[in-house]
Molecule: SAM riboswitch aptamer (S box leader)
Organism: uncultured Nocardioides sp.
RNA sequence: CUCAUCGAGAGGGGCAGAGGGAACGGCCCGACGAAGCCCCGGCAACCCGCCACGUAGCGACCUCCGACAGCCCCGACCCGGGGCGGGACGCCGUGGUCACGGUGCUAAUUCCGUCCCGAGCCGAGAGUCGGCCCCCGGGGAAGAUGAG
Numbered sequence: 001c002u003c004a005u006c007g008a009g010a011g012g013g014g015c016a017g018a019g020g021g022a023a024c025g026g027c028c029c030g031a032c033g034a035a036g037c038c039c040c041g042g043c044a045a046c047c048c049g050c051c052a053c054g055u056a057g058c059g060a061c062c063u064c065c066g067a068c069a070g071c072c073c074c075g076a077c078c079c080g081g082g083g084c085g086g087g088a089c090g091c092c093g094u095g096g097u098c099a100c101g102g103u104g105c106u107a108a109u110u111c112c113g114u115c116c117c118g119a120g121c122c123g124a125g126a127g128u129c130g131g132c133c134c135c136c137g138g139g140g141a142a143g144a145u146g147a148g
Stems, first nucleotide, its partner, number of pairs: 001148006011040005019029003023114004041106003046102002049097006057091003061086002070084006110142001115139004120132005
């Protein structure tokens, strides 16, 4: 930098001793013990593994190696291109499965909001404007995690 996901789920002990929830605001958690470190659990299923599927989607292949299956056309002269078809391999996608391994996570929706649009409400008023609200909706930004 790119892509996917972020409304589910899952805590005890020891050391330590005042902070923590990314920033800001709010609201929370915290001496009935925060951060951090260690131990033992747990959750989930991103990667890894396995299985099935796809009007065979993409690549490669179809003389043999090697499953099938080759056929036709054109140029050309033993090579190249194209079309139809084929189905083992790889990729991709979808679904399922496993939990050994690599990560991750284990208060609150990523705790909520922040920027934009819409809905709703209020007030002005003239072709709209301003404000409020979000335990109403959509998108964005930022962040987190995984994979590349």